[in-house]
Order: sequence, then structure tokens, then C1' cells
RNA sequence: GGGGCAUUCGUCUAGCGGCCUAGGACGCUGCCCUCUCAAGGCAGAGACCGCGGGUUCAAAUCCCGCAUGCCCUACCA
Repeated sequence: GGGGCAUUCGUCUAGCGGCCUAGGACGCUGCCCUCUCAAGGCAGAGACCGCGGGUUCAAAUCCCGCAUGCCCUACCA
């Protein structure tokens, strides 16, 4: 240099064009319970989906470029 895969709440992840300004688990915060703590119950905050552009009536989802990480690999030296 060439090819492939991945990037979504703090972390791990679901999602496969419209029901998604996005669901779940753990964690976090508050309340209940308890003499207290843990456990348990209830509620809440938290990602506009790596960045930019395009296609479409409509994009986390399709296309292009860029960035980062991982894997494979030709030639020359």
C1' cells in the first nucleotide's frame, strides 16, 4: 500500500428504512422496607447512535469520505 470487521447511555449490549430524539442488563441517584446494613420493591437521571457528506417523503439502519481499534495480506528494501 491492498482487503475485511467493528464504533450506540459510565460499562456490556439490542436494533437489519417509518411503531426509535432509541430498548435491556449491570452500575448510579432518590424513595419504600429494616433498629442499621445488605438483599428485595418502586421511581428517576443517563446515548440526537465515532465525525462529515450523500440517497430517500423518511436513516442508528443504505452509499461515500475521514478517524480510531482489531484481523488478513502482495511487492520492494
This is a predicted structure of a 77-nucleotide RNA (transfer RNA) from an Anaerolineae bacterium. Rfam family: tRNA. Rfam describes the family as follows. Transfer RNA (tRNA) molecules are approximately 80 nucleotides in length. Rfam classes the family as a transfer RNA. Lineage of the source: Bacteria > Bacillati > Chloroflexota > Anaerolineae.